RNA sequence: GGACGUAUAGCUCAAUGGUUAGAGUACUUGGUUUACAUCCAAGGGGUUCCUGGUUCAAAUCCAGGUACGUCCA
Repeated sequence: GGACGUAUAGCUCAAUGGUUAGAGUACUUGGUUUACAUCCAAGGGGUUCCUGGUUCAAAUCCAGGUACGUCCA
C1' cells in the first nucleotide's frame, strides 16, 4: 500500500428497515440465613464508534472517517 471482518448496557452477545433496542452475567434494594454463598422478587444502567446520505420510518441500507483484528504484498 491492497483485500476482508468487527464496533450495541460494566463484561459476553442478540435484534426481517416497522411502531418502548433485549438476553445472560455483573450492580443496587428487599426476602431467605446466626453470617456468607445459593435461591426468590423488584429495580437502575444505552447519543447502537463518529460524520453525512437514502427512506414515511435506520442499530440495520449507502458513502466517508476512526479504532481493533486477519490475510496478501
The RNA shown here (transfer RNA) has 73 nucleotides and comes from a Candidatus Komeilibacteria bacterium. Rfam family: tRNA. It was read from a public genome assembly. The coordinates come from a structure-prediction model, not an experiment, and the mean pLDDT is 80.